[in-house]
Context: one part of a larger RNA
RNA sequence: UGACGGGGACCCGCACAAGCAGUGGAGCAUGUGGUUUAAUUCGAGGCAACGCGAAGAACCUUACCCAGGUUUGACAUGUAGUGGCUCGCACUAGAGAUAGUGUUUUCCGUAAAAGGACUGCUACACAGGUGCUGCAUGGCUGUCGUCAGCUCGUGCCGUGAGGUGUCGGGUUAAGUCCCGCAACGAGCGCAACCCCUAUUGUUAGUUGCCAUCAAGUGAAGUUGGGCACUCUAGCGAGACUGCCUGGGUUAACCAGGAGGAAGGUGGGGAUGACGUCAAGUCCGCAUGGCCCUUAUGUCUGGGGCUACACACGUGCUACAAUGGUCGGUACAGAAGGCAGCAAAGCCGAGAGGUGGAGCAAAUCCGUAAAGCCGAUCUCAGUUCGGAUUGCAGUCUGCAAUUUGACUGCAUGAAGUUGGAAUUGCUAGUAAUGGCGUAUCAGCAACAGCGCCGUGAAUACGUUCCCGGGUCUUGUACA
Numbered sequence: 001u002g003a004c005g006g007g008g009a010c011c012c013g014c015a016c017a018a019g020c021a022g023u024g025g026a027g028c029a030u031g032u033g034g035u036u037u038a039a040u041u042c043g044a045g046g047c048a049a050c051g052c053g054a055a056g057a058a059c060c061u062u063a064c065c066c067a068g069g070u071u072u073g074a075c076a077u078g079u080a081g082u083g084g085c086u087c088g089c090a091c092u093a094g095a096g097a098u099a100g101u102g103u104u105u106u107c108c109g110u111a112a113a114a115g116g117a118c119u120g121c122u123a124c125a126c127a128g129g130u131g132c133u134g135c136a137u138g139g140c141u142g143u144c145g146u147c148a149g150c151u152c153g154u155g156c157c158g159u160g161a162g163g164u165g166u167c168g169g170g171u172u173a174a175g176u177c178c179c180g181c182a183a184c185g186a187g188c189g190c191a192a193c194c195c196c197u198a199u200u201g202u203u204a205g206u207u208g209c210c211a212u213c214a215a216g217u218g219a220a221g222u223u224g225g226g227c228a229c230u231c232u233a234g235c236g237a238g239a240c241u242g243c244c245u246g247g248g249u250u251a252a253c254c255a256g257g258a259g260g261a262a263g264g265u266g267g268g269g270a271u272g273a274c275g276u277c278a279a280g281u282c283c284g285c286a287u288g289g290c291c292c293u294u295a296u297g298u299c300u301g302g303g304g305c306u307a308c309a310c311a312c313g314u315g316c317u318a319c320a321a322u323g324g325u326c327g328g329u330a331c332a333g334a335a336g337g338c339a340g341c342a343a344a345g346c347c348g349a350g351a352g353g354u355g356g357a358g359c360a361a362a363u364c365c366g367u368a369a370a371g372c373c374g375a376u377c378u379c380a381g382u383u384c385g386g387a388u389u390g391c392a393g394u395c396u397g398c399a400a401u402u403u404g405a406c407u408g409c410a411u412g413a414a415g416u417u418g419g420a421a422u423u424g425c426u427a428g429u430a431a432u433g434g435c436g437u438a439u440c441a442g443c444a445a446c447a448g449c450g451c452c453g454u455g456a457a458u459a460c461g462u463u464c465c466c467g468g469g470u471c472u473u474g475u476a477c478a
Base pairs, nucleotide, nucleotide: 001478002477003475004474005473007472008471009470010469011468012467013466015462016461019425020424021423022422023421026317027316028315029314030313031312032311033310034308035307042053043052064303065302066301067300068299069298070297073126077125078124079123080122081121082120083119084118088103089102090101091100092099093098106117107116108115128292129291131290132289133288137286138285139281140280141279142277144275149188150187151186152185153184154183155164156163157162167180168179169178170177194269195268196267197266199237200236201235202234203233204232205231208227209226210225213224214223215222240263243257244256245255246254247253319418323377324376325375326374327373328372329371336365337364340359341358345354346353347352384415389410390409391408392407393406394405395404431454432453433452434451435450436449437448
């Protein structure tokens, strides 16, 4: 000087407390361990691994296993020699990759050549490796932590390591600011500048809108018309403790109030200091070294990654009446669409089929659901719950047996609110309801990322648990 303390003081955080909803019990989905296996490819491992890499494992992917091929190679560049019957097509063999046979005009160039391009074969340099080392590395990322810290120059103090500044008194979300002070300044962080959102002015008015006028309909901005309103998207305004009162050291600032759409960082996002964990990644990519080179490369068929006495994590669905079922009826936002989204109509009980208007889209495409109104069920393992299983189908795809999703009929399991323990959340939040989308032929999506609808309870407070910051103290630690 740090680190540590079941030392002290002060402060903060859904850290506790106060509340709400869960997890832990059940079934299923998914990841992991374990076990099994020819293989169940590999990585990730307290927080910070475990719906993680994977924003899509039937083949492919694919790295694993079995079997069959191949060796200048699936891919690149070059040298030398040699050939042009090379590509394609057909047939045969084969699980296929491929092998064999047959057929057939290499191309450019020229009068013809030379030459060049492309390609086969041979030889050689080399290619190739998801092989090892993340403790050789770059880059990127997680984490403490969006915590308020981390440093430098000069000066001063100290023999020196070092200290001071960065400390003290206040204050703040903040090393934020004020005052004091052997310090005076500065840098990286904080804040602000950026984006979205809340109010409004103006410009613009189609594909958006419809107040007034006219036409029109079973109904409808449907049509003429209009650009007021909504909206769209450019440019502006607006919030700054600016104003008032009180407190405070006349300060920083704090409490209350006015006006205002918004008030003290308005709400949300992006933004992550010096560093820590030899944290993670050589299987994204790059890369040193080592290793393989008729194989640890490469091609193909099939299998596996989907196994299943079990254990754990993360989710979904429930156990019902604030509910289930049936009928009627209302209101979104944000996204996506040409090898695409697809309307009306027709067929089917349905998944779906047929059809193809319209749309490269403010124009066309898609019923929001909880909700509300009415009926029924009457507390039961039930008209709750839907696992499991049988049969019959639909769709995608070369192909759904291992191993897809969905539909219909039948079947109807566990489950009656969950031990110890444990998680999230302070407001348009939790809870709850649906919708969209990337990946994608299809799909394991109940996941991920977004969007809107309905919409709470509670916070006395900081003694305690956990994590963190500042000062101080002790030290058998560095």